[in-house]
Model confidence (mean pLDDT): 82 of 100. This is a predicted structure of a 71-nucleotide RNA (transfer RNA) from Adineta ricciae.
RNA sequence: GCUACUGUAGUAUAAUAGUAGUAUCACGGUUUGUCGGACCGAAGAUCAGGGUUCGAUUCCCUGCAGUAGCG
Repeated sequence: GCUACUGUAGUAUAAUAGUAGUAUCACGGUUUGUCGGACCGAAGAUCAGGGUUCGAUUCCCUGCAGUAGCG
């Protein structure tokens, strides 16, 4: 330098166009003599910009970051 793939809560991971979900961490509460454990609740995210579309995490383009391969 070229090509391919990936980018979603603090972390891991779903969602292939129509309400962004699950687990876990952290937080609050109940229970327990205390801790732990169990149960309940609430909060928390789509890499950035643009395009297509009534509507984009999803499709297209550019950039950025990471990984792999080739040179």

Record summary
Its Rfam family is "tRNA". Its family is annotated with triplet codon-amino acid adaptor activity in the Gene Ontology.